The RNA shown here (Bacterial RNase P class A) has 384 nucleotides and comes from Tersicoccus phoenicis. The coordinates come from a structure-prediction model, not an experiment, and the mean pLDDT is 76.
């Protein structure tokens, strides 16, 4: 200095002028109710988006048990909880910091492995290798060597096919070959050791034989009552009821994501046609709350002191214009200034300036974002 990899933050700023919302406070009018002026304090986001998870709250009187379905899935912590955070492990990918993982089970079970191939699960001989036999040339006449799409037998270690081929590799053997046998690796068991645990390390013995697919069904383990702020309450005001059917304790109807068993509630219910009202107030902002500091933890997060109160609207508020300043691009200039050096700053002009707006409330994931700041580590290259 040039490329990377992780993690945090900001997302324009500052002054006039002029308009907005809640809410408090003066003065005035008016008095049921408010309206008008004037001043204060405060006023969208890191995602407010997506509605993908998790609750708080609120309603269903409790919210029992079993079946179905649904969700997560390596270990351990963290949290109000999660399918999120962290922090290991184990596998994979980078040259490295780093990233990535539908990460429990194939010996509970039923499926699939196309096509190629001999042969895809207790398989297999296309092309080979090697032994006899027959025919045939050759022959140094010892036999030997060659051909033959002959014949029989033995083989799976080489090629090939294909996503995978019944352990790898490196030797012994052996006609050729082969866990047939040895050393190593891998598998199986048993022991020892470190770890909360996934696992990890080391020994030993043994047969050398255990395919892949569960992001196929499925098995196991854990979790999960519905609905949802258009939840739900109060208040104020209208209006028109009528028809069937069932039932009143021998029990209509109703609680339940579907079913099913128990439990419970119940005197009026369901069904169809039709009228009204859709107003205003709560519910809405103090929170699992935000900041420094200090303890504890490898961390994610806890605790503790001190401190702060930051939007509550309802056709639905924060805008507009002006001038300076910063930020990004182009353009000129070969200027000034630090530095041993590499190299780094700064000065004119134009244009632009990102994603995007609350609507109960918070925790998290994911998607979108012009540009700018910090810190950490990795790789390379220059200089001294």
């Nucleotide at each position: 200095u040039g490329g990377g990899a992780c993690g945090g933050c900001c997302g324009g700023g500052c002054g006039g002028c002029c308009g907005c919302g809640u809410c408090c406070g003066g003065c005035g009018c008016g008095u049921g109710c408010g309206c008008g002026u004037c001043g204060g304090c405060c006023g969208a986001g890191g995602a407010a988006c997506g509605u993908c998870c998790g609750g708080g709250c609120u309603c269903c009187g409790c919210a029992g048990g079993g079946c179905a379905c649904g969700g997560u899935g390596g270990u351990g912590g963290g949290u109000a909880a999660c399918g999120c955070c962290c922090a290991c492990u184990c596998g994979g990918g980078g040259a490295g910091a780093c990233c990535c993982g539908c990460a429990g089970g194939a010996c509970a079970g039923u499926g699939c492995c196309a096509c190629a191939g001999a042969g895809a699960a207790c398989a297999g001989a296309c092309c080979g290798c090697c032994c006899g036999c027959c025919g045939u040339c050759g022959u140094u006449c010892g036999u030997c060597g060659g051909c033959g799409c002959g014949c029989g037998g033995g083989u799976a270690a080489g090629g090939g096919u294909g996503a995978a081929a019944c352990g790898g590799c490196g030797g012994u053997g052996u006609a050729a070959g082969a866990g047939a046998c040895c050393a190593c690796c891998g598998c199986a068991c048993c022991c020892c050791g470190g770890g909360u645990g996934a696992c990890c390390g080391g020994g030993g013995u043994g047969g050398c034989a255990a395919g892949g697919u569960a992001a196929a069904c499925c098995c196991c383990a854990c979790c999960g009552g519905g609905a949802g702020c258009a939840a739900g309450g109060c208040c104020a005001g209208a209006c028109a009821g009528g028809a069937c059917g069932c039932g009143a304790u021998c029990g209509a109807g109703g609680g339940c994501u579907g079913c099913c068993c128990g439990c419970c509630c119940g005197a009026g219910c369901g069904u169809c046609c039709g009228g009204g009202u859709a107003g205003g107030c709560c519910g809405c902002u103090c929170g699992a709350g935000g900041g420094u500091g200090c303890c504890g933890g490898c961390a994610a997060c806890g605790g503790u002191a001190c401190u702060c109160c930051u939007a509550g609207a309802u056709g639905g508020a924060u805008g507009g214009u002006c001038g300076c300043c910063a930020c990004c691009u182009g353009c000129a200039g070969u200027c000034c200034g630090g530095g041993u050096a590499a190299c780094c700053g700064g000065c004119g002009c134009a244009g632009g300036c990102a994603c995007a707006g609350a609507a109960c409330c918070c925790g998290g994931c994911g998607u979108a974002c012009a540009g700018g700041c910090c810190g950490u580590c990795c790789c390379g290259u220059c200089c001294a």

The sequence was found by an Rfam model in a public genome assembly. Rfam family: Bacterial RNase P class A. Its family is annotated with dimeric ribonuclease P complex, ribonuclease P activity and tRNA processing in the Gene Ontology.